């Protein structure tokens, strides 16, 4: 320099062939305990890595950066 993988919640990932962003654990509330913890019920939390394109419509497609990981040199 050259190929590949990856980047979605606060953490681990999910989300096939474009069509309302999910889950599980953290957090917050309540329930139940004499309490706690464990359960059990509910709230919240995301410019989907940044810009650009195509589409009626993009987390999914193409481009162009970037960060990280692995492989050739």
């Nucleotide at each position: 320099g050259c190929c590949g993988g990856c980047g979605u919640a606060g953490c681990u990932c999910a989300g096939c062939u474009g069509g309302u962003a999910g889950a599980g654990c953290a957090a917050c509330c309540g329930c139940c305990u004499u309490g706690u913890a464990a359960g059990c019920g509910g709230u919240a939390g995301g410019u989907c890595g940044c810009g650009g394109g195509u589409u009626c419509a993009a987390a999914u497609c193409c481009u162009g950066c970037c960060g990280c990981c692995g492989g050739c040199a």